Annotation:
Model confidence (mean pLDDT): 80 of 100. The RNA shown here (transfer RNA) has 74 nucleotides and comes from Denitrobaculum tricleocarpae. Its Rfam family is "tRNA". Rfam classes the family as a transfer RNA. The organism belongs to Denitrobaculum, within Bacteria.

Parts: sequence; C1' cells; structure tokens
RNA sequence: GUGCCCGUAGCUCAACUGGAUAGAGCACCUGACUACGAAUCAGGAGGUUUGGGGUUCGAAUCCCUACGGGCGCG
Repeated sequence: GUGCCCGUAGCUCAACUGGAUAGAGCACCUGACUACGAAUCAGGAGGUUUGGGGUUCGAAUCCCUACGGGCGCG
C1' cells in the first nucleotide's frame, strides 16, 4: 500500500430478516442477613450502540467516510 472481519455499560457478550422502552452475567452502590466480613437474597445506578454524513415512516442493524483493533497478501 491492499483485501477481509470487528467496534454496544467499567469488563465479557446478546439484540432474530430494519420495528415496541437496547438487555444479560461479572464488577459497582444501597438494604436484608452476620459479632464483623465473605457467601446468599432484594433493590438500584450505569449506554450520544467509536465519530460524522446518507437511505427509510422507522437504523445498534443498510450505504458512504474518518478513526481504532485483529487477520492475510505484497
């Protein structure tokens, strides 16, 4: 330089063929339990879905572009 794949919560991942308020586990916070912790149970907070633009009634999902990561080729 070039081809392909990926980018969603602090971390690891879901989200069916474009359709209802983007979810789960771990971690975190609060409460219960305990002499105190851990474990367990109940509840809670946390997201411009990498940025920008486009298509559409409607975009995490499709298209373009930039950025970042991975693999291959030269």